[in-house]
Context: one part of a larger RNA
Molecule: large-subunit ribosomal RNA, domain II
Organism: Taxus chinensis
RNA sequence: GGCACCUGCGCGCUCAUGGCACUGGAUUGCAGGCUUUCCAUCUGACCCGUCUUGAAACAUGGACCAAGGAGUCUAACAUGUGUGCGAGUCGGCGGGUUUGGAAACCCGCGAGGUGCAAGGAAGUUGACUGGUGAGAGCCCCUCUUUGGGGUGCACCGCCGACCGACCCUGAUCUUCUGUGAAGGGUUUGAGUGCAAGCACACCUAUUGGGACUCGAAAGAUGGUGAGCUAUGCCUGAGCAGAGCGAAGCCAGAGGAAACUCUGGUGGAGGCCCGCAAUGAUACUGAUGUGUAAAUCGUUCAUCUGACUUGGGUAUAGGGGAAAAAGACUAAUCGAACCGUCUAGUAGCUGGUUUCCUCCGAAGUUUCCCUCAGGAUAGCUGGAGUUCACGCGUGAGUUUUAUCGGGUAAAGAAAAUGAUUAGAGGCAUCGGGGGCGUAACACCCUCGACCUAUUCUCAAAAUUUAAAUAGGUAAGGUGGCACGGCUGCUCCGUUGAGCCGUGCCACGAAAUCGUGAGCUCCAAGUGGGCCAUUUUUGGUAAGCAGAACUGGCAAUGCGGGAUGAACCGAAAUUCGAGUUAUGGUGCCAAAUUGUGUGCUAACCCAGAUCCCACAAAGGGUGUUGGUUGAUUAAGACAGCAGGAUGGUGGUCAUGGAAGUCGAAAUCUGCUAAGGAGUGUGUAACAACUCACCUGCCGAAUCAACUAGCCCCGAAAAUGGAUGGCGCUGAAGCGUGCAACCUAUACUCAUCCGUUGGGGCAAGUGCCAGGCUCCGAUGAGUAGGAGGACGCGGUGGGUUGUUGUGAAACCUUGGGCGUGAGCCUGGGUGGACUGGCCCCCAGUGUAGAUCUUGGU
Numbered sequence: 001g002g003c004a005c006c007u008g009c010g011c012g013c014u015c016a017u018g019g020c021a022c023u024g025g026a027u028u029g030c031a032g033g034c035u036u037u038c039c040a041u042c043u044g045a046c047c048c049g050u051c052u053u054g055a056a057a058c059a060u061g062g063a064c065c066a067a068g069g070a071g072u073c074u075a076a077c078a079u080g081u082g083u084g085c086g087a088g089u090c091g092g093c094g095g096g097u098u099u100g101g102a103a104a105c106c107c108g109c110g111a112g113g114u115g116c117a118a119g120g121a122a123g124u125u126g127a128c129u130g131g132u133g134a135g136a137g138c139c140c141c142u143c144u145u146u147g148g149g150g151u152g153c154a155c156c157g158c159c160g161a162c163c164g165a166c167c168c169u170g171a172u173c174u175u176c177u178g179u180g181a182a183g184g185g186u187u188u189g190a191g192u193g194c195a196a197g198c199a200c201a202c203c204u205a206u207u208g209g210g211a212c213u214c215g216a217a218a219g220a221u222g223g224u225g226a227g228c229u230a231u232g233c234c235u236g237a238g239c240a241g242a243g244c245g246a247a248g249c250c251a252g253a254g255g256a257a258a259c260u261c262u263g264g265u266g267g268a269g270g271c272c273c274g275c276a277a278u279g280a281u282a283c284u285g286a287u288g289u290g291u292a293a294a295u296c297g298u299u300c301a302u303c304u305g306a307c308u309u310g311g312g313u314a315u316a317g318g319g320g321a322a323a324a325a326g327a328c329u330a331a332u333c334g335a336a337c338c339g340u341c342u343a344g345u346a347g348c349u350g351g352u353u354u355c356c357u358c359c360g361a362a363g364u365u366u367c368c369c370u371c372a373g374g375a376u377a378g379c380u381g382g383a384g385u386u387c388a389c390g391c392g393u394g395a396g397u398u399u400u401a402u403c404g405g406g407u408a409a410a411g412a413a414a415a416u417g418a419u420u421a422g423a424g425g426c427a428u429c430g431g432g433g434g435c436g437u438a439a440c441a442c443c444c445u446c447g448a449c450c451u452a453u454u455c456u457c458a459a460a461a462u463u464u465a466a467a468u469a470g471g472u473a474a475g476g477u478g479g480c481a482c483g484g485c486u487g488c489u490c491c492g493u494u495g496a497g498c499c500g501u502g503c504c505a506c507g508a509a510a511u512c513g514u515g516a517g518c519u520c521c522a523a524g525u526g527g528g529c530c531a532u533u534u535u536u537g538g539u540a541a542g543c544a545g546a547a548c549u550g551g552c553a554a555u556g557c558g559g560g561a562u563g564a565a566c567c568g569a570a571a572u573u574c575g576a577g578u579u580a581u582g583g584u585g586c587c588a589a590a591u592u593g594u595g596u597g598c599u600a601a602c603c604c605a606g607a608u609c610c611c612a613c614a615a616a617g618g619g620u621g622u623u624g625g626u627u628g629a630u631u632a633a634g635a636c637a638g639c640a641g642g643a644u645g646g647u648g649g650u651c652a653u654g655g656a657a658g659u660c661g662a663a664a665u666c667u668g669c670u671a672a673g674g675a676g677u678g679u680g681u682a683a684c685a686a687c688u689c690a691c692c693u694g695c696c697g698a699a700u701c702a703a704c705u706a707g708c709c710c711c712g713a714a715a716a717u718g719g720a721u722g723g724c725g726c727u728g729a730a731g732c733g734u735g736c737a738a739c740c741u742a743u744a745c746u747c748a749u750c751c752g753u754u755g756g757g758g759c760a761a762g763u764g765c766c767a768g769g770c771u772c773c774g775a776u777g778a779g780u781a782g783g784a785g786g787a788c789g790c791g792g793u794g795g796g797u798u799g800u801u802g803u804g805a806a807a808c809c810u811u812g813g814g815c816g817u818g819a820g821c822c823u824g825g826g827u828g829g830a831c832u833g834g835c836c837c838c839c840a841g842u843g844u845a846g847a848u849c850u851u852g853g854u
Base pairs, nucleotide, nucleotide: 047062048061049060050059063854064853065852066851067850068849073209074208075207076206078204080202081201082200083199084198085197088114089113090112093108094107095106096105097104118125119124130159131158132157133156137151138150139149140148141147161192162191163189164188165187166185167184168183173178212351213350215348219341220340221339222338223337224336230315231314232313233312234311235310236309237308238307241273243271244269248265249264250263251262252261253260254259277302278301279300282298283297285296286295317333319329320328354787355786356785357784358783359782364377366375367374368373378525379524380522381521382520383519384518385517386516387515393513394512395511397510398509399474400473401472402471403470409464410462416458417457418456421453423451424450425449428448429447430446431445432444433443434442478504479503480502481501482500483499484498485497486496488495528552529551530550531549533547534546536544537543557568558567559566575747576746577745578744582740583739584738585724586723587722591737593736594735595734596733597732598731606726617711618710619709621708622707623706624705625704626703627702628701629700630699638695639694640693641692642691644668645667646666650662651661674689678687679686751777752776753775754774755773756772757771758770759769788843791839792838794837795836796835797834798833799832807827808826809825810824812823813822814821815820
């Protein structure tokens, strides 16, 4: 070096197997999301609509379901917005074109409406760029400075001019009656001042129309009814059996007679009992969704008559008829029924139909045949507009300056008025008394009165006089100087106003906000109530009436057990943290925490604003305090002793000796003892007390005050610090800590609203877009904006559908804040959807709603 073999690595092809990844499918299990039913636990939780200051209400409507069911259309007018044309504008009349008569389109001469000119009752007369303040925008210059200059829209203010009306003045001309130039006015007009309207559509509002919807009591007009019932007339029918016994008649008796009496006969009667019949007294019986929108039973009234009743006929609604009750007139009567005017009207009652977002009231002023209502202003919403980025502008604030006031308070030795008490007093007046014949003589006295004081007061009294509250100002629209004009003003170039020029920039207090001003249209409201404070009436009231502020109404949340209004705090959604009020034994989240003091309460201790009650008065219950006393010279308390003499004081009394009573109330001896604190007696007596002493040996007494507690403290179902319960508290005071929790505060997220900034022609589309930052979010009546849904043989465009439309059912899924929408499954068997516009008989829980069903 070559060859062979073996091994490793890389690449390519093929096959097989394994692993991983991706995609699709199947099965099973697990987990999650969404939806929904049932059961159970915990916490919260009263039924909606309505009127109302206030409703869960023992206020009212409401059994349930389906369908129907309420701001419409029109005319006129007002504001706003949009469109077309524009000193004009407008289809409506006529004609033409056309497919055909409509609609649509076109044209025409005009007429007409309105606008372009107003004023005046009318005859009639009839308006020309004004100045100034403030001004956006534009232009020029410059140190484009936050500067200077020029021109100056719109809107607003002031002054002047012009037109008409009115009031003056009155030249000229003139038929002597008129004409009416120039000039003026503190008068007046819906005027002029280089012009804006007309037509149509829509929203909102107002008025007339049925006028958002349902609802009267009434009124007018024309008819229908007397088969119910009221009454009259005509013609028919019906009404046992007893009783009483009128007239007349008969017989007998008596009598002179008239006549009377007795016994019969007779059968009258708006007579009696009573059946049928007719009615309807009582049971206040039965029934009372009945047999019945007036019946049944028993009872009861009348029952030969003004009786009952059939048929026919007459009377008709302000009319009938009525033995009269306003009874009856077809279940209707203090004026029938039916239709129409008529959808009558109602300041009164009820109801008034989907969603979201933003703003958000009033119950007060003035007027009204006004008090259950309206108009007007206020409060509120919407639309628009002019300026503005810190020059300025604003304020439920303060400061400074200034102005007005007559309340609170104060005073009564200030006015007016009221009012208590003494003191002093010259004169005057009145009463009483003394002296006196008497005196406007004197003396005493009580008052009036006067003087200086004193006590207490005033909404309609006040010298004085607040605090709060209110007005104005704090600058360029200014300040200063000069010069003009004026018919105003003045003695006056004095003043005032206006015009012009020049100068002055440290910009004229604080604090806070960033927007401020202006115009137009319109809703609802016009019953209020509560609390602190002030306040009027009232004995008072959860009573009535006012003022300021704040609340409830219109408003949820935490706390007050419960609760319209009290305390805290106002709310998108979700999460974390921290608090307020109030709490921390258990119910029930959180300390049977830590100190300190008080309290014992058996009819009934006490326990948290509003607030769910208790007073005067009393307590040797207990705890503090203040003041004044007593006490080692021995108090207080306890036990013991004394408690006397003049004197039975004087008076009075039947009597009164300390003690019925009156006035006085000394003195001796004492350690001390009252002319007596009580008991007692006919009067004495006797006892006792004050007072003194002994024993004892250390603190004691009184008055007042205020904490808790107790008494005072009695009502009807059983009963409430919220309950249980609690006693060195879990009570009542007073400190110190910790902890609990609200939708409040802080941070973060989402959604909406609102304000501001940025982004362009390069790019897939969306400027009605994208993106960033800040603030903000309650709400009845009411306003505005944006959406959802139903119907249309309306317009345009684009689709689904016998391979199953609409509709209905659905424990399926998804989207949207929501009204709602899309989709799966089932029934079904032929239509029907989306988007952009248009039109409207367009949305139900209520109305004692209507109809049907259960």